[in-house]
Molecule: c-di-GMP-I riboswitch aptamer
Organism: Oceanisphaera arctica
RNA sequence: UUGAAUAAACGGCAAACUCGUCGAAAGACAAGGACGCAAAGCUUCCAGCCUAAGGGUCGAACGACCUAGGGUAGUGGGGCCACCUGA
Numbered sequence: 001u002u003g004a005a006u007a008a009a010c011g012g013c014a015a016a017c018u019c020g021u022c023g024a025a026a027g028a029c030a031a032g033g034a035c036g037c038a039a040a041g042c043u044u045c046c047a048g049c050c051u052a053a054g055g056g057u058c059g060a061a062c063g064a065c066c067u068a069g070g071g072u073a074g075u076g077g078g079g080c081c082a083c084c085u086g087a
Stems, first nucleotide, its partner, number of pairs: 012037002017032002020029003035074001041080003045077003048072003054067005
């Protein structure tokens, strides 16, 4: 340095849900709360998935359909950083 493994120790993060705020929504943030996580630390470069305000098409209209400049890092891949340590 790389691979495999995860026994021990110090700890860390925080799903659903509740409440408040923001947002058109998906969802995010904060508090409470723990389902779980050895990268469930950071980062949208690639893919998937979610939403459709705005835009487009159809329509007499109600609306329908398409679309990411939006979102998801706890859906994967990639990049970067990183605690401890027996066999």